[in-house]
RNA sequence: GGGGCCGUGGUGUAGCUUGGCUAUCACUCUGGCUUUGGGAGCCAGCGACCCCGGUUCAAAUCCGGGCGGCCCCA
Numbered sequence: 001g002g003g004g005c006c007g008u009g010g011u012g013u014a015g016c017u018u019g020g021c022u023a024u025c026a027c028u029c030u031g032g033c034u035u036u037g038g039g040a041g042c043c044a045g046c047g048a049c050c051c052c053g054g055u056u057c058a059a060a061u062c063c064g065g066g067c068g069g070c071c072c073c074a
Stems, first nucleotide, its partner, number of pairs: 001073007010027003020057001029045005050066005
């Protein structure tokens, strides 16, 4: 220098070529129930689309440019 894959809560992860519902699930965390207390269990809640721009009535999703990570070629 060229090419490929990836970036979503504190952590991991689904959703991305089907554009549209309150963005999914698990762990953690917070509160409650239960218990003499703890653990386990049950219920409820908080919290996220890497950045900028474009297309569109509508973008995590499509397009362009960046940033970062991993791998391959030179």